[in-house]
Parts: sequence; C1' cells; structure tokens
RNA sequence: CACUUAUCAAGAGCAGCGGAGGGACAGGCCCUUUGAUGCUGCAGCAACCUGCCUAUUCCGGCAAGGUGCUAAUUCCUGACAGAUAAGGC
Repeated sequence: CACUUAUCAAGAGCAGCGGAGGGACAGGCCCUUUGAUGCUGCAGCAACCUGCCUAUUCCGGCAAGGUGCUAAUUCCUGACAGAUAAGGC
C1' cells in the first nucleotide's frame, strides 16, 4: 500500500515525565485536571510467526526469540470501515 488469508464477547497495570484532550471515521454513549492522549521504565496477558518434544500431514504440549495487546464486545450502530498477525507487491 490498490492485494490475500486468519482472528477480533476471553485475558493482562503500576511508576516517572508531561499538562488537555481522548475512545480511527459519522452519529450515539463514555473516559478524562481524583491527570486523559502521548513518551519512557518495569511488570503482565495472549500465542500469529518462531524454537523444541510428540505426532505424521498438521493434531497436541512446552518455551517466549520477532510482533501485538493490557477502560468499556472492534464500547454500540453504520460503511466499499478499522486493528493485529503472517504473506504478497
């Protein structure tokens, strides 16, 4: 990024900096100076890729190296929507 496939009702937060917006978009409904969004540190959740064992044709288990995530069912509804992973270009 104009693409493909899979998943999105489960799960998991503290501290520091900073100081007014934020939840993609529209409407709604919410969060927020009792400090949001963001950045950093540490911690945690999950298991897509990865490694190992088993299995033997893709199932099961363990680990956690690469990502991701840690208000609300992707917050709800809508749309040719969005996010993430693994590919592709």